[in-house]
Context: one part of a larger RNA
RNA sequence: UCCGGCGACUUAUAGUUAGUGGCAGGUUAAGAUAGAGAUAUCGGAGCCAUAGUGAAAGCGAGCUUGAAUAGAGCGAUAGUCACUAGUUAUAGACCCGAACCCGCUUGAUCUAACCAUGGCCAGGAUGAAACUUAGGUAAUACUAAUUGGAGGUCCGAACCGACUGAUGUUGAAAAAUCAGCGGAUGAGUUGUGGUUAGGGGUGAAAUGCCAAUCGAAAGCGGAGCUAGCUGGUUCUCCCCGAAAUGUAUUUAGGUGCAGCGGUUGAUGUUUUAGCGUAGGGGUAAAGCACUGUUUCGGUGCGGGCUGGUAAUUCGGUACCAAAUCGAGGCAAACUCUGAAUACUAUGUGUACAGUCAACCAGUAAGACUACGAGGGAUAAGCUUCAUAGUCAAGAGGGAAACAGCCCAGAUCACCAGCUAAGGCCCCUAAAUAAUUACUAAGUGAUAAAGGUAGUGGAAAGGCUUUGACAACCAGGAGGUUUGCUUAGAAGCAGCAAUCCUUUAAAAAGUGCGUAAUAGCUUACUGGUCUAGCAAUUCUGCGCCGAAAACUUACGGGACUAAGUAAUUUGCCGAAGCUGUGAGAUAUACAUACGUAUAUCGGUAGGGGAGCGUUCCAUUGUAGGUUGAAGUGUUAGCGAAAGCGGAUAUGGACGAAAUGGAAGUGAGAAUGUCGGA
Numbered sequence: 001u002c003c004g005g006c007g008a009c010u011u012a013u014a015g016u017u018a019g020u021g022g023c024a025g026g027u028u029a030a031g032a033u034a035g036a037g038a039u040a041u042c043g044g045a046g047c048c049a050u051a052g053u054g055a056a057a058g059c060g061a062g063c064u065u066g067a068a069u070a071g072a073g074c075g076a077u078a079g080u081c082a083c084u085a086g087u088u089a090u091a092g093a094c095c096c097g098a099a100c101c102c103g104c105u106u107g108a109u110c111u112a113a114c115c116a117u118g119g120c121c122a123g124g125a126u127g128a129a130a131c132u133u134a135g136g137u138a139a140u141a142c143u144a145a146u147u148g149g150a151g152g153u154c155c156g157a158a159c160c161g162a163c164u165g166a167u168g169u170u171g172a173a174a175a176a177u178c179a180g181c182g183g184a185u186g187a188g189u190u191g192u193g194g195u196u197a198g199g200g201g202u203g204a205a206a207u208g209c210c211a212a213u214c215g216a217a218a219g220c221g222g223a224g225c226u227a228g229c230u231g232g233u234u235c236u237c238c239c240c241g242a243a244a245u246g247u248a249u250u251u252a253g254g255u256g257c258a259g260c261g262g263u264u265g266a267u268g269u270u271u272u273a274g275c276g277u278a279g280g281g282g283u284a285a286a287g288c289a290c291u292g293u294u295u296c297g298g299u300g301c302g303g304g305c306u307g308g309u310a311a312u313u314c315g316g317u318a319c320c321a322a323a324u325c326g327a328g329g330c331a332a333a334c335u336c337u338g339a340a341u342a343c344u345a346u347g348u349g350u351a352c353a354g355u356c357a358a359c360c361a362g363u364a365a366g367a368c369u370a371c372g373a374g375g376g377a378u379a380a381g382c383u384u385c386a387u388a389g390u391c392a393a394g395a396g397g398g399a400a401a402c403a404g405c406c407c408a409g410a411u412c413a414c415c416a417g418c419u420a421a422g423g424c425c426c427c428u429a430a431a432u433a434a435u436u437a438c439u440a441a442g443u444g445a446u447a448a449a450g451g452u453a454g455u456g457g458a459a460a461g462g463c464u465u466u467g468a469c470a471a472c473c474a475g476g477a478g479g480u481u482u483g484c485u486u487a488g489a490a491g492c493a494g495c496a497a498u499c500c501u502u503u504a505a506a507a508a509g510u511g512c513g514u515a516a517u518a519g520c521u522u523a524c525u526g527g528u529c530u531a532g533c534a535a536u537u538c539u540g541c542g543c544c545g546a547a548a549a550c551u552u553a554c555g556g557g558a559c560u561a562a563g564u565a566a567u568u569u570g571c572c573g574a575a576g577c578u579g580u581g582a583g584a585u586a587u588a589c590a591u592a593c594g595u596a597u598a599u600c601g602g603u604a605g606g607g608g609a610g611c612g613u614u615c616c617a618u619u620g621u622a623g624g625u626u627g628a629a630g631u632g633u634u635a636g637c638g639a640a641a642g643c644g645g646a647u648a649u650g651g652a653c654g655a656a657a658u659g660g661a662a663g664u665g666a667g668a669a670u671g672u673c674g675g676a
Base pairs, nucleotide, nucleotide: 001676002675003674004673005672006671011091012090013089014088015087016086017085018084019083020082021081022080023079025048026047027046031042032041033040034039052059053058062074063073064072065071094232095231097229101222102221103220104219105218106217112196113195114194115193116192117191118190119189120188121186123155124154125153126151130147132145133144134143135142159183160182161181163180164179165178166177167176198214200210201209202208207216235610236609237608238607239606240605245258246257247256248255249254259363260362261360262359263358264357265356266355267354270353274348275347276346277345278344279343285337286335287334291331292330293329295327296326297325298324299323302320303319304317305316306315307314366391367390368389369388370387372385373384374383375382396407397406398405411582412581413580414579416578417577418576422572423571424570425557426556427555431569433568434567435566436565437564438563444559450544451543452542454541455540456539457538458537459536462533463532471528472527473526474525475524477501478500479499482496483495484494507522511520512519583600584599585598586597587596588595589594611665613662614661615660616659617658618657623653630649631648632647633646634645636643637642
């Protein structure tokens, strides 16, 4: 991991609701009698109902309150017993699952410490005290040599330990092996026997150790502890079908009430889309009349700076600036104004709508998209509200793939038709369709500021056959080297001025250039040439800006349309709609078949109808060695659970039907037992 067996809403009592049955008042309990038993017959104690109301005395179809003959509150009869089903309460209460807590016992053969009594420590090294001898002293002291053999002394086996690395890690081993390592006469090590016990012992102290168990041992018991938590919970079909919100909570992943669902009954248009009529509002927008905020300008209270004076006063100001005037803005907590929607009332109006009651729930973690907002950074597949949709609980078609986007809501069957979104070159069903433009970038998938004599369209002006624009030919002069400045300054370093003349035209000079001149060139003019030229604004499609890791991309191939914009006609395309056939549910009519209309996606959940298993009664009956149950294979039937014929195997039991009772249906629980 797989296969097979087992494996989870039970039972009792009480309440409550519904259904069925008995009686109309209902009913017996304990117990008794009879009987093998099932059961039958007694048993009226008791319980519910038959009258309510008031705190009560009490009164009574009424009572209470009250001064009340007022008003108001509660009343003015259908129940009861049993069974079945749902649900609630109490019990282990659908099943499995703690860590804990408490009680009583068993443990010191492991290990910690201690007690008693024994054992063990190769070899080597060092060489304390002390004695002796010699020297030495007045005597000690002191010095030297031998002897000696001290030490939690040194080196190093056994022994005890465990610092490092490797191996091992389903190991050879639930702590080892190998190579090195520390202590090794001591606070050493070890054998045997004994003592200390769990809110306890022991501890050279690590929360260490107390039998592979230690922040409180192990075994049994309280005990099926409790678990607002996790997991699991077994056959079929039919009808309806949610919620993820409000509020409260030692409450936030729980629960109560309400909201939303179901079933049964009552009510009978009261409900609702749309439309008509009548309303209030202070949002969007807008505005600046208020409250605030804000830019510029005019006037300039007051202040600063400054002139003057002995002082008051007076004057100047390119500074700040109240208030006011003009112009221009901003606002969730501004409003002189003010929509659309929405909401309220009323009328009309249409769907088995709405409302009420009883009973049964689930839900109270929501997600994304669009729109209006708050928070955040006008970030988030972010977060919190509001309105709508989808998913959740929704399959089908489209978006390459893609819960929440677009289209569309699947009763079943069909090798029929029409469409939606989206598409029609090939992959791939349908146009290599039509018309008019644009794009040249493979733009067409992908981003900004900014840039762009890329190209199309529109507009309003200007120049132009009295010849524009461009190009070419020619001229582009004189006073004068203007004045100043300067070493120089001559059109062209800089400052000032910028005139006059000759002219077709020519600047006291546009740029290059020189030390300064010179030189080239431009404006300006003539000629040659010949038809448009130069600039501005708006706009369509492009281009640059543009760097990343699967060849990662328009889904791909590819495409110059098979791209983009606009227009047109066809076609394809879904479980949509239609057609044909079949079924189910509800309602209506007929109530005999049936017909008509509407409906039939579905999680949690509610309701309804069935299938099958074991046992019991009829009954060990029908059947059965001419082959039962069981098992393998396989027709047929049924909407499904299933039923069932045949055949093989098997070798002795055993239906169907009608009722009854449950140890009644497995794929999941790190389920459990067995097997592979």
Large-subunit ribosomal RNA, domain II from an uncultured Actinomycetes bacterium, 676 nucleotides, folded computationally. The sequence was found in a public genome assembly. The prediction has a mean pLDDT of 84.